Overview: The part of an RNA shown here (small-subunit ribosomal RNA, central domain) has 350 nucleotides and comes from an uncultured prokaryote. The RNAcentral record of the full RNA draws on ENA. The coordinates come from a structure-prediction model, not an experiment, and the mean pLDDT is 88.
Context: one part of a larger RNA
RNA sequence: CUGGGCUUAAAGGGUACGUAGGCGGUUUAUCAAGUUGGGUGUGAAAUCCCUCGGCUCAACCGAGGAACUGCGCCCAAAACUGGUAGACUAGAGGGAGACAGAGGUGAGCUGAACUUAGGGUGGAGCGGUGAAAUGCGUUGAUAUCCUAAGGAACACCAGUAGCGAAAGCGGCUCACUGGGUCUCUUCUGACGCUGAGGUACGAAAGCUGGGGGAGCGAACGGGAUUAGAUACCCCGGUAGUCCCAGCUGUAAACGAUGAGCACUGGGUCGGAGGAUCCUCCAUAGUUUUCCGGCCGUAGCGAAAGUGUUAAGUGCUCCGCCUGGGGAGUAUGGUCGGAAGGCUGAAACUC
Numbered sequence: 001c002u003g004g005g006c007u008u009a010a011a012g013g014g015u016a017c018g019u020a021g022g023c024g025g026u027u028u029a030u031c032a033a034g035u036u037g038g039g040u041g042u043g044a045a046a047u048c049c050c051u052c053g054g055c056u057c058a059a060c061c062g063a064g065g066a067a068c069u070g071c072g073c074c075c076a077a078a079a080c081u082g083g084u085a086g087a088c089u090a091g092a093g094g095g096a097g098a099c100a101g102a103g104g105u106g107a108g109c110u111g112a113a114c115u116u117a118g119g120g121u122g123g124a125g126c127g128g129u130g131a132a133a134u135g136c137g138u139u140g141a142u143a144u145c146c147u148a149a150g151g152a153a154c155a156c157c158a159g160u161a162g163c164g165a166a167a168g169c170g171g172c173u174c175a176c177u178g179g180g181u182c183u184c185u186u187c188u189g190a191c192g193c194u195g196a197g198g199u200a201c202g203a204a205a206g207c208u209g210g211g212g213g214a215g216c217g218a219a220c221g222g223g224a225u226u227a228g229a230u231a232c233c234c235c236g237g238u239a240g241u242c243c244c245a246g247c248u249g250u251a252a253a254c255g256a257u258g259a260g261c262a263c264u265g266g267g268u269c270g271g272a273g274g275a276u277c278c279u280c281c282a283u284a285g286u287u288u289u290c291c292g293g294c295c296g297u298a299g300c301g302a303a304a305g306u307g308u309u310a311a312g313u314g315c316u317c318c319g320c321c322u323g324g325g326g327a328g329u330a331u332g333g334u335c336g337g338a339a340g341g342c343u344g345a346a347a348c349u350c
Stems, first nucleotide, its partner, number of pairs: 004321003007304002012318001014201004021194003025088007033081002035077008049065006091191001092188003095184005103177007114150008125136002162169002206247006215241002220236004258317006266295011299306002323350003332343004
């Protein structure tokens, strides 16, 4: 390279946007680069193949033929690919009118709970556990009532529900703002798909500077348990968790399933719309578009399973895999202030 693969055996990049590149709807004319046919030149000899011949045979050797699948030039064809010019509307996008939503950013605010502080009542325990103890408490705790302050999170609604590219998003109100769906068929006229590099976003933890700090709580201290107990349980508790500005760029970043398009029986549930029938309205029914689930036909699959949300049948583009360990290590490069990230072997061994 050919080939085979990537849900769970090795293997889908965390996600999107997008450069180069690759691929690309219907139709007319034309060119003839690719393509196809014919001709011609060349493609040394030897070798390979075929048919003969010579050494007693064979290896070996000789002769003839074929072949050398390639390249150049000329003539021709115009279906397909491509180029040029024109046209179209089924892809894509715009417009108008509706609709749903924890989509995002900023600002403000409510209530429950909690802790702390002050005050009142009260008077011996409270707390905690399997059982205890450490701990708190006559300097008055726990309990209960009032007042004040503070920080964080938003019970019920809440749902196989919804939204978002993913990470993710849930009290209420306002402002700004992104995307989506449906209907009309009004406009543009292939403007499309994918996407090496690149850029942006990217949970938690961590880092820098400044704030904040109620609860929880790595580390740490103590009490238990135990043979021990650097744990599980209990009492405390610092970073952190929260906010602002920056950095980091990783996760079982999972549907362990890349993106797009087309095709291939059904049933059922949920969400957002539209149309239609019954004299009108409403509901139900029927039907249709999009989204989210479940069950299953064929098919696929090693099986589990999957099954119009494919892991079925095809096409296009990208990423990745090639026995286990060594090892996501060493080294080099690069990014980061650091922690570390990305890229990434070999010896050896089974």